Context: one part of a larger RNA
RNA sequence: CUGGGUGUAAAGGGCGUGUAGGCGGAGAAGCAAGUUGGGAGUGAAAUCCAUGGGCUCAACCCAUGAACUGCUCUCAAAACUGUUUCCCUUGAGUAUCGGAGAGGCAAGCGGAAUUCCUAGUGUAGCGGUGAAAUGCGUAGAUAUUAGGAGGAACACCAGUGGCGAAGGCGGCUUGCUGGACGACAACUGACGCUGAGGCGCGAAAGCGUGGGGAGCAAACAGGAUUAGAUACCCUGGUAGUCCACGCUGUAAACGAUGAAUACUAGAUGUCGGGUAGCAUAGCUACUCGGUGUCGUCGCAAACGCAAUAAGUAUUCCACCUGGGGAGUACGUUCGCAAGAAUGAAACUC
Numbered sequence: 001c002u003g004g005g006u007g008u009a010a011a012g013g014g015c016g017u018g019u020a021g022g023c024g025g026a027g028a029a030g031c032a033a034g035u036u037g038g039g040a041g042u043g044a045a046a047u048c049c050a051u052g053g054g055c056u057c058a059a060c061c062c063a064u065g066a067a068c069u070g071c072u073c074u075c076a077a078a079a080c081u082g083u084u085u086c087c088c089u090u091g092a093g094u095a096u097c098g099g100a101g102a103g104g105c106a107a108g109c110g111g112a113a114u115u116c117c118u119a120g121u122g123u124a125g126c127g128g129u130g131a132a133a134u135g136c137g138u139a140g141a142u143a144u145u146a147g148g149a150g151g152a153a154c155a156c157c158a159g160u161g162g163c164g165a166a167g168g169c170g171g172c173u174u175g176c177u178g179g180a181c182g183a184c185a186a187c188u189g190a191c192g193c194u195g196a197g198g199c200g201c202g203a204a205a206g207c208g209u210g211g212g213g214a215g216c217a218a219a220c221a222g223g224a225u226u227a228g229a230u231a232c233c234c235u236g237g238u239a240g241u242c243c244a245c246g247c248u249g250u251a252a253a254c255g256a257u258g259a260a261u262a263c264u265a266g267a268u269g270u271c272g273g274g275u276a277g278c279a280u281a282g283c284u285a286c287u288c289g290g291u292g293u294c295g296u297c298g299c300a301a302a303c304g305c306a307a308u309a310a311g312u313a314u315u316c317c318a319c320c321u322g323g324g325g326a327g328u329a330c331g332u333u334c335g336c337a338a339g340a341a342u343g344a345a346a347c348u349c
Stems, first nucleotide, its partner, number of pairs: 004320003007303002012317001014201004021194003025088001027086005033081002035077008049065006091191001092188003096183003103177007110154001115149007125136002162169002206247006215241002220236004258316006266294013298305002322349003331342004
């Protein structure tokens, strides 16, 4: 390097969009770059190989042949690839109609609860634990009633339910807005698939500036526990959690399973459409698109996967090559920093 692989053994990029590139549906005609056939020139000699010969053999040497699988020119072929023109509709897209959805952004509103403040009632405890103590409380707590303030999260509905490319999204209303799906078959006519770089999005934590701060709570303090206890338990408590703008760019970013297309037994739930029938709040059958479970063939080291494949095939990208050293060092790029990305070797087993 290749063969071979990537759910769990090493290995799928966190996710999209898209440039170059790679690959690409049906028909007709032309060209002849690739391709195929014939011919010509060249492909020095030596070497290699085959046959024969010469040194007594051999190495070695000599002769002949083959070969030098290449390049160039020329004559043709037109199936395939390519290319040009015309054309088609099934891939792709558009239009029309329709319903579903925590998809996104912004604004407004709501009730329950916690905490705090004020006032009333009321009196000696409350709180907490395995048991306690720290803590709070006669300056009147806890409990209870009324009023007020403020922040954050949205019980029930709620469901291997829905939506989104992923991260993710859940009170209600309004505005703006993206996508998917079904019906129909009007329009375009291959406009497609993938996608190195690039660009964008990207949980939590963290960072910058300015707000906000109820509850929770790294750090920290105290009380316990313990041989010790820099913990687990308890009482407090600051960053943070929340908002706006900007940065960071990582996760067991997981289905540990890249994207697209075609094909390949069935069975049974569920969500969104559609069609037909019937005894029409509905039921049954069929069908399209999602999402689950079981399972045949096949696959698999096994576990298991099984039309949502880990099956059968094709196209493109990414990645793997013994364990440790190490996702470290050095260099570079990015970042305010934290750090991220790229990413070795010696040595050792």